This is a predicted structure of a 76-nucleotide RNA (transfer RNA) from a Planctomycetota bacterium.
C1' cells in the first nucleotide's frame, strides 16, 4: 500500500425481510436457610465504535472515518 473480518449492557455473545434492542454470567433487592452457598422473584444497566447520507422508520443498506484481527503486496 491493497483486500477481508470484528466493534451491540461490566463481561461473553444473539438480534431472521429494515418496524423502534435482548440472552446468560455479573450487580442490587426480596424469599427461602440456624448461616453461608446454592436455588427462587423482581430490578436497574444501552448515544448499537464515530460522523454522514437514503428512507416514514436504521444496530440492519451506503458513504466516510477510528480500533483490533488476519491475509497479500512493497521497502530493508
Nucleotide at each position: 500500500g491493497g483486500g477481508c473480518g470484528u466493534u451491540u449492557a461490566g463481561c461473553u455473545c444473539a438480534g431472521u425481510u429494515g418496524g423502534u434492542a435482548g440472552a446468560g454470567c455479573a450487580u442490587u433487592a426480596g424469599c427461602u436457610c440456624g448461616a453461608c452457598a446454592a436455588g427462587c422473584u423482581a430490578a436497574g444497566g444501552g448515544u448499537c465504535a464515530c460522523a454522514g447520507g437514503u428512507u416514514c422508520g436504521a444496530a440492519u443498506c451506503c458513504u466516510g472515518u477510528a480500533a483490533c484481527g488476519c491475509c497479500c503486496a512493497c521497502c530493508a
Its Rfam family is "tRNA". It is annotated as a transfer RNA. Its mean pLDDT, the model's own confidence on a scale to 100, is 81. Lineage of the source: Bacteria > Pseudomonadati > Planctomycetota.